[in-house]
Context: one part of a larger RNA
């Protein structure tokens, strides 16, 4: 000097598997909140509508309540007879026209009563006899019906003009003014009441092997519960929200169940006697602990299912709960000792507010009466989301937002291996006979990590998701080619085992498919791993935003692993690792 091979070091063009690589405090999901949207959630409410006070006056009719005034009305039975009450009287009425007679109005219990008008010309009624009550002879109050007149009010119909209203005209303009139309209506201020998602404010529980559905939430009894107490779980069982005037008290007495035997109807079972076993019997209601001196069972007398305080203890975060000597008051049974503050014993429940009602004093207010406080009793809660937010409350959100969460779900990973899948082990059978050439029940034991799960350990300040398409690297439990054992292997051709991952394992229709079915091949058309390999390598058919549309479901707003059309895949490559290539030290 060239030329190859290695080591390190610096480069340069390149690809994109990695750096849970960069963007964006994750939009699924779930907590806590907001917001918008519905409605027969809750409350309000603006619009409407209806009513009424004022603005608002005059006059007439009708009704009707009220009040004066004037007349008339009143029939039980007896009784001259149509006797409303009460009281005064002993005489009244009548030529200012009695009694009869004739007409016409009222009214009526159909007998009459009462007014009027004409004709009559002088009588007619009362004290008597009957009645609870005595005379419409007179006279004064009054009731009940009932005419009429007047007057305050109400309401209804007409009607008028002078408030208000509209319009025109006039005028420089007009809230002056005249005319017209309407007219105490409208219209406007108060008050009421109806209706009202038209509009607002909010509400709309928690637990949960993510949430949602579904249950479930207080109290009592057992196991769990590891021999005191106490002790979880969407662990196993069951039960309460009451019953009883006896089933409470207290006195006295009794003893139950069941099996055999035996007896007329009588039967497996009634009620009788006899035997045996001994509590299995029953206890108002689960259960668990108890109960024969019984706490079962009968029966006689009763109310203690009591007021008032309570030593002292269990239990217990607290509040609640729970046992209770013993005095005192008053009663029941008992001869008496005694016993008796409910029931054998644990369930049968509910804090405060606010409240009906009874007492009972003091207080404030008002003093004729009354009102309100306040103590002490004492009724009203499935307040059951049972330590009870308010008298008073439901839903959508895929149009969505916010704060957070890997404290929690969907995808992969992990741990597990019920299911899966694979291989052993026993061997009933099937194989004409003969378990094992091959197949194998009932059963058992492993592996293995491909399925469907379960757990929720890392990741929600983001690990992009199905299928294709391109690149493929490994595993063997082997489809195919290779060697071999057996064979219910004559050969061929197969079945079944053992060894073996060198290489290979097609193409097309139908579907987004993976799968599948189908054609046609082929030696074969193998099974899986690798973030179901592979989007900083494509794709975007499917899935899984915002538009739409049917079917079902919803009052509705909207929802449907129910259908269908549509629907923005973002980057220059720093390190690692690869493929090339250049340079330098050895």
């Nucleotide at each position: 000097c060239c030329g190859g091979u290695u080591u390190c070091c610096c480069g340069u063009g390149g690809c994109u598997a990695g750096a849970c690589g960069g963007a964006a405090a994750g939009a699924c999901c779930c907590u806590a909140g907001a917001a918008g949207c519905u409605u027969u959630a809750c409350u309000a409410u603006a619009a409407g509508c209806u009513c009424u006070c004022a603005u608002u006056g005059g006059c007439u009719u009708g009704u009707c309540u009220c009040u004066u005034u004037u007349g008339c009305u009143g029939c039980g039975u007896a009784g001259u007879g149509u006797a409303g009450u009460g009281g005064g009287u002993a005489g009244g009425a009548u030529u200012u026209g009695a009694a009869g007679c004739c007409g016409c109005c009222u009214u009526u219990u159909c007998g009459g009563a009462g007014g009027u008008g004409g004709u009559g010309g002088a009588u007619c009624c009362g004290a008597c006899a009957a009645u609870g009550a005595a005379a419409c002879a007179c006279c004064c109050a009054u009731c009940u019906g009932u005419a009429a007149a007047a007057g305050c009010g109400a309401c209804a119909a007409a009607u008028c003009u002078a408030a208000c209203u509209u319009u025109a005209c006039c005028u420089g303009a007009u809230u002056a003014g005249u005319a017209a139309a309407g007219g105490a209506c409208a219209g406007u201020u108060g008050g009421a009441g109806c209706c009202u998602g038209g509009u607002a404010g909010u509400u709309u529980g928690a637990g949960u092997g993510g949430g949602g559905c579904g249950c479930u939430c207080g109290c009592c009894u057992c196991c769990u519960a590891a021999a005191a107490u106490g002790u979880a779980a969407c662990g196993g069982a069951g039960g309460c929200g009451u019953c009883c005037a006896a089933a409470g008290g207290u006195c006295a007495g009794c003893u139950a169940a069941c099996u055999c035997c035996g007896g007329a109807u009588g039967g497996a079972a009634a009620u009788c006697g006899g035997a045996g076993u001994g509590a299995u019997a029953c206890u108002g209601u689960a259960a668990a602990g108890g109960g024969a001196a019984a706490a079962g069972c009968u029966g006689g007398c009763u109310u203690u299912a009591c007021u008032g305080c309570a030593a002292g203890a269990c239990g217990g975060a607290u509040a609640u709960g729970u046992c209770g000597c013993g005095c005192a008051g008053u009663c029941g049974c008992g001869a008496a000792a005694g016993c008796g503050u409910g029931g054998c014993u644990u369930a049968g429940u509910g804090a405060a507010c606010c409240g009906a009602u009874g007492a009972a004093u003091u207080u404030u207010u008002u003093u004729a009466g009354g009102a309100a406080a306040u103590u002490c009793a004492g009724a009203g809660a499935u307040c059951a989301u049972c330590a009870g937010a308010c008298a008073a409350a439901a839903g959508c959100u895929a149009c969505u937002c916010u704060a957070g969460g890997g404290a929690u779900a969907a995808c992969a990973g992990g741990c597990u291996g019920g299911u899966a899948g694979u291989g052993c082990c026993c061997g009933c059978g099937a194989g004409u006979u003969c378990a094992c050439a091959u197949c194998u029940a009932c059963g058992g034991c492993a592996c293995u990590g491909u399925u469907c799960g379960g757990c929720a350990c890392c990741u929600c300040g983001a690990u992009g998701u199905c299928g294709g398409c391109u690149c493929a690297a490994c595993u063997u439990a082997u489809c195919c080619u290779g060697g071999g054992g057996g064979u219910g292997g004559a050969g061929a051709a197969g079945c079944u085992c053992c060894c073996a991952a060198g290489g290979g394992u097609u193409u097309g229709g139908c579907u987004g498919u993976u799968c599948g079915c189908c054609a046609a091949u082929u030696a074969a058309a193998a099974a899986g791993u690798u973030a179901c390999g592979c989007g900083a390598g494509c794709u975007g058919g499917g899935u899984u935003c915002a538009g739409a549309c049917c079917g079902u479901c919803g009052u509705g707003a909207g929802a449907c692993a129910g259908g269908u059309c549509g629907g923005u895949c973002c980057a220059u490559a720093u390190c690692u690792a690869c493929c090339a290539u250049g340079g330098g030290c050895g």
Predicted 3D model of a 586-nucleotide part of an RNA (large-subunit ribosomal RNA, domain V) from a Candidatus Pacearchaeota archaeon. RNAcentral holds the full RNA, with entries from ENA. The coordinates come from a structure-prediction model, not an experiment, and the mean pLDDT is 82.